[in-house]
RNA sequence: CCUCUGGAGAGCAGACGACAGCGUCGUCUCACCGAAGGGGCAAGCCGCUUUACGUGGUGAAACUCUCAGGGUUACGUGACAGAGG
Numbered sequence: 001c002c003u004c005u006g007g008a009g010a011g012c013a014g015a016c017g018a019c020a021g022c023g024u025c026g027u028c029u030c031a032c033c034g035a036a037g038g039g040g041c042a043a044g045c046c047g048c049u050u051u052a053c054g055u056g057g058u059g060a061a062a063c064u065c066u067c068a069g070g071g072u073u074a075c076g077u078g079a080c081a082g083a084g085g
Stems, first nucleotide, its partner, number of pairs: 001085006011030001013029007032070002037067001038065003044058005049052001
C1' cells in the first nucleotide's frame, strides 16, 4: 500500500421547487456531530537575551476548533482495530 471483516456520533427540523399523492428527490436557512482530511496547543528539547513569572523555534492525540466533511434511510461515511497478501 491492497483485499476482507468489525466499527460511533449528530433534526421525526423549517421553507421553496419538481415528480406525483402525503411520499421521494433537489436547493436554501437555522440548529447539531466529529472518527475522511485539515488547523491549534502541553510537557520535553534546542536557541536568544534584558537572566526573567522573559522570548523564539520544534513539538502528540481519540484533547480542542469546526474550514472542509457529515447526520433527516443505509443502498452510507468512517479514525481505529483484526485477518490475509
Predicted 3D model of an 85-nucleotide RNA (Glycine riboswitch aptamer) from uncultured Stackebrandtia sp.
It matches the Rfam family "Glycine riboswitch aptamer". Rfam describes the family as follows. This family represents the bacterial glycine riboswitch. Glycine riboswitches usually consist of two metabolite-binding aptamers domains with similar structures in tandem. The aptamers cooperatively bind glycine to regulate the expression of downstream genes. In Bacillus subtilis, this riboswitch is found upstream of the gcvT operon which controls glycine degradation.
Of the family's consensus pairs, 85% are formed in the model.
The RNAcentral record of the sequence draws on MGnify.